[in-house]
Context: one part of a larger RNA
RNA sequence: GAUUGAACGCUGGCGGCAGGCCUAACACAUGCAAGUCGAGCGGUAACAGAGAUAGCUUGCUAUCUGCUGACGAGCGGCGGACGGGUGCGUAACACGUAGGAAUCUGCCCGGUAGUGGGGGAUAGCCCGGAGAAAUCCGGAUUAAUACCGCAUACGCCCUAAGGGGGAAAGAUGGCCUCUUCUUGAAAGCUAUCACUAUCGGAUGAGCCUGCGUCGGAUUAGCUGGUUGGUGGGGUAAAGGCCUACCAAGGCGACGAUCCGUAGCUGAUCUGAGAGGAUGAUCAGCCACACUGGGACUGAGACACGGCCCAGACUCCUACGGGAGGCAGCAGUGGGGAAUAUUGCACAAUGGGCGCAAGCCUGAUGCAGCCAUGCCGCGUGUGUGAAGAAGGCUCUAGGGAUGUAAAGCACUUUCAGCGAGGAGGAAAGGUUGACGGUAAUACCCGUCAGCUGUGACGUUACUCCCAAAAAAAGCACCGGCUAAUUCCCUGCCAGCAGCCGCGGUAAUACGAAGGGGGCAAGGUUUAAUC
Numbered sequence: 001g002a003u004u005g006a007a008c009g010c011u012g013g014c015g016g017c018a019g020g021c022c023u024a025a026c027a028c029a030u031g032c033a034a035g036u037c038g039a040g041c042g043g044u045a046a047c048a049g050a051g052a053u054a055g056c057u058u059g060c061u062a063u064c065u066g067c068u069g070a071c072g073a074g075c076g077g078c079g080g081a082c083g084g085g086u087g088c089g090u091a092a093c094a095c096g097u098a099g100g101a102a103u104c105u106g107c108c109c110g111g112u113a114g115u116g117g118g119g120g121a122u123a124g125c126c127c128g129g130a131g132a133a134a135u136c137c138g139g140a141u142u143a144a145u146a147c148c149g150c151a152u153a154c155g156c157c158c159u160a161a162g163g164g165g166g167a168a169a170g171a172u173g174g175c176c177u178c179u180u181c182u183u184g185a186a187a188g189c190u191a192u193c194a195c196u197a198u199c200g201g202a203u204g205a206g207c208c209u210g211c212g213u214c215g216g217a218u219u220a221g222c223u224g225g226u227u228g229g230u231g232g233g234g235u236a237a238a239g240g241c242c243u244a245c246c247a248a249g250g251c252g253a254c255g256a257u258c259c260g261u262a263g264c265u266g267a268u269c270u271g272a273g274a275g276g277a278u279g280a281u282c283a284g285c286c287a288c289a290c291u292g293g294g295a296c297u298g299a300g301a302c303a304c305g306g307c308c309c310a311g312a313c314u315c316c317u318a319c320g321g322g323a324g325g326c327a328g329c330a331g332u333g334g335g336g337a338a339u340a341u342u343g344c345a346c347a348a349u350g351g352g353c354g355c356a357a358g359c360c361u362g363a364u365g366c367a368g369c370c371a372u373g374c375c376g377c378g379u380g381u382g383u384g385a386a387g388a389a390g391g392c393u394c395u396a397g398g399g400a401u402g403u404a405a406a407g408c409a410c411u412u413u414c415a416g417c418g419a420g421g422a423g424g425a426a427a428g429g430u431u432g433a434c435g436g437u438a439a440u441a442c443c444c445g446u447c448a449g450c451u452g453u454g455a456c457g458u459u460a461c462u463c464c465c466a467a468a469a470a471a472a473g474c475a476c477c478g479g480c481u482a483a484u485u486c487c488c489u490g491c492c493a494g495c496a497g498c499c500g501c502g503g504u505a506a507u508a509c510g511a512a513g514g515g516g517g518c519a520a521g522g523u524u525u526a527a528u529c
Base pairs, nucleotide, nucleotide: 001529002528003527004526006525007524010521013377014376015375016374017373018372019370020369021335026333027332028331030330031329032328035078036077037076040075041074043071044070047069048068049067050065051064052063053062054061055060056059085288086287087286094213095212096211097210098209099208100207103205104204108201109200110199111198112197113196114195116150118148119147126139127138128137129136130135156165157164158163170193171192172191173190174189175188214260215259216258221251222250223249226248227247228246229245230244231243232242233241263285264284265283266282267278268277269276270275290311291310292309293308294307313324314323315322316321341367343366344365345364349363350361351360352359353358380410381409382408383407390401392399393398416465418463419462420461424456428451429450430449431448432447433446434445435443436442473518474517476515477514478499479498480497484513485512487510494501495500
């Protein structure tokens, strides 16, 4: 000099853009942060509508009917493995980079072949029981895109071959015929979405290897599934990954082992560079989710807001037994020099579910607080005396403060009042024209018309109004280092980054006048180059 996730004391007008627990991975009250689908299913607890019945205060009150819109609880599907947080652990194939072969991959895209025919349960509801509760038990009954067989198998799997093995599910909209009864279901046709098997792709993930990645030798030897082989097991997959047997290997001064410290990288800061330091925000990867262990489900987890066991802690209890996990967003206590609101909205972007409308989303978009940083703007402009007053100083004449003020003329950024007012909006809905189809239904996309969605928001921006009106401080002035006089003090009080000042004329302490510096900041402290 540059820099910072900074902090302290002094001071403080506005805006834009960023950033904001570095400490206790300490403990957490409260609310929210992951749901959705009725176009999978049986149904109907609530709300609304319709219908029926009864009562009467004649337009409400009660009851009934799932009939309709919808929908609590439940079965079922998909998603809760993403998104969000933190940096404990880890010196390691964890990360970075360059390669590799023995793998899996839901949803998505493309291809091929199918979707035939049956069955038995179970939740819910109902009945009964136990319990303070959490919840649990028994009985009867019922549905499915839940579950299980049978059939079929081009391709698929196992096998040297012969041969053997394995699947599925329907739903919704529309049309037609009138066969059996009410006329709406079934059969049929058709469109869309689903379903099964398999091949390929895309994406994601697992695994292996070369090289690189902090300090200590006052750590020199380390190793028994250890190193290799064979058989077997296991995994999606290679492999001591596991196991039995056999051999006796493997690593190490090119630093093994041990100890300490630490998430790694893109990058960031500094520097002419080489290098040094760092790893906040943003992005990629990894690890973790009260502590330790375990598996289940699943395409994917050994799973932050899932399960089981153990432990510590907290809470409820009728003492028999139960409940919990903010390193999600806010917020509280504590620790600390120190770090924010228990805000608004799903309008946009993105995600989950859904045919869709839509619902959910503390992701996200915004707002609030903080000079924490960077950037921009303002706190007026012109004129105005050989120069007012005041304070300061003096050789008492004067000098400097100083065009500074006052006065006069003008302007109105910004703040304030009032008015107008973009863009962020694409979508969605509805009505018409072209494709699939027997079809003018229905469905899909494109185009056109109409309609229509904004948290921010009193938005940005523009205009009117009034009045210089509301807006300057901080540290410094001995040398380094730009900027000096007087008074007070008298080795005292004090200053100080280094050299050093102060013991009666202190440009170095304290104060005042003046001055140089930076400026909504300025100084100090800490830290890096």